Context: one part of a larger RNA
RNA sequence: CUCUCGUUAAGGAACUCGGCAAAUUAGUCCCGUAACUUCGGAAUAAGGGACGCCCCGUUAGUGUGAAGUCCUCGCGGACGGAGCAUGAAGGGGCCGCAGUGAAACGGGCCAAGCGACUGUUUACCAAAAACACAGGACUCUGCAAAAUCGUAAGAUGAAGUAUAGGGUCUGACACCUGCCCGGUGCCGGAAGGUUAAAAGGAGGGGUUAGCGUAAUUUAUUAUGCGAAGCUCUGAAUUGAAGCCCCGGUAAACGGCGGCCGUAACUAUGACGGUCCUAAGGUAGCGAAAUUCCUUGUCGGGUAAGUUCCGACCUGCACGAAUGGUGUAACGACUUGGUCACUGUCUCAACGAGAGGCGCG
Numbered sequence: 001c002u003c004u005c006g007u008u009a010a011g012g013a014a015c016u017c018g019g020c021a022a023a024u025u026a027g028u029c030c031c032g033u034a035a036c037u038u039c040g041g042a043a044u045a046a047g048g049g050a051c052g053c054c055c056c057g058u059u060a061g062u063g064u065g066a067a068g069u070c071c072u073c074g075c076g077g078a079c080g081g082a083g084c085a086u087g088a089a090g091g092g093g094c095c096g097c098a099g100u101g102a103a104a105c106g107g108g109c110c111a112a113g114c115g116a117c118u119g120u121u122u123a124c125c126a127a128a129a130a131c132a133c134a135g136g137a138c139u140c141u142g143c144a145a146a147a148u149c150g151u152a153a154g155a156u157g158a159a160g161u162a163u164a165g166g167g168u169c170u171g172a173c174a175c176c177u178g179c180c181c182g183g184u185g186c187c188g189g190a191a192g193g194u195u196a197a198a199a200g201g202a203g204g205g206g207u208u209a210g211c212g213u214a215a216u217u218u219a220u221u222a223u224g225c226g227a228a229g230c231u232c233u234g235a236a237u238u239g240a241a242g243c244c245c246c247g248g249u250a251a252a253c254g255g256c257g258g259c260c261g262u263a264a265c266u267a268u269g270a271c272g273g274u275c276c277u278a279a280g281g282u283a284g285c286g287a288a289a290u291u292c293c294u295u296g297u298c299g300g301g302u303a304a305g306u307u308c309c310g311a312c313c314u315g316c317a318c319g320a321a322u323g324g325u326g327u328a329a330c331g332a333c334u335u336g337g338u339c340a341c342u343g344u345c346u347c348a349a350c351g352a353g354a355g356g357c358g359c360g
Stems, first nucleotide, its partner, number of pairs: 001355008010346002014344001019341001027051005036041001038172001052094005061086004068079004095099001107339007114331002119131002135170007147156003173326004178256003183253002185249005192244003198238002203233005210225007257275005284318001285315001296312005
């Protein structure tokens, strides 16, 4: 010097991103206990007091219940209180700095955010506001169910049957959940348009038995037409779902405006005009886990507050089951304040053990 501990004058968070760490508190009994609340809680709220040992004392009481006595045909019952065990409250006394004398053994309070809660999670950097959850909603599924695994047989669903099962979203509870179906999706419709395979086979091409023309070495060459068959192709026409089309549907995916003017101070604009849209954001909340400008402005708290709390609304860019706003209880969650407490600090010191280093 490093680590692990112990103690510390005065102060007491001045430390620090932040009271991180440490300290405080602590048991049992008695007294006492607020807002709020879903009436269960909150609550060990908070805040106080007592606690050892000896004597009164074989204490009061409590538990168990012997001998004995009585009743009874008997089983048994009643009285009885010995012994044993347990054991307050009260009074008196004793000692120490200290009596839950060591150890084990909650620090408390106020306010806000998020998530209702108990749970679950990144085995080895994240335990949370993430996941789950009971509850809510939509949707599919009539049973050989839907859905899922498998090529199949088969299996799960389920030895269940719509008060059931699958999928998706939301997430206790309270009050609520507005407008838009133009786009995308889903559901329904079938008149018309388009449309596959297939059917159909107008027509066209190839091949050539034959025929024609020309030339000539009379049996050949060149060339034209061309039946049947075979073959290649092939128009019209018929032709389902789908798409186009017509409706419905947002707790389906999603979306929810701009400009100009206007009231007898000014300011503001209940009001009017106009353009666009499928419709132009309702209730509630709002500088918020969302606010850029921004340390917005005002108030509170501090001597002093970019954080915090209460308001305002100019919402860059909240908003209603991608849920909105509240909310008792709960939280190794996050934020701000406060009391107690402390070596976190002013500012460091001493002690113990272990290590390191040096000398031998």
This is a predicted structure of a 360-nucleotide part of an RNA (large-subunit ribosomal RNA, domain IV) from a Spirochaetota bacterium. Its mean pLDDT, the model's own confidence on a scale to 100, is 86. It matches the Rfam family "Bacterial large subunit ribosomal RNA". The organism belongs to Spirochaetota, within Bacteria.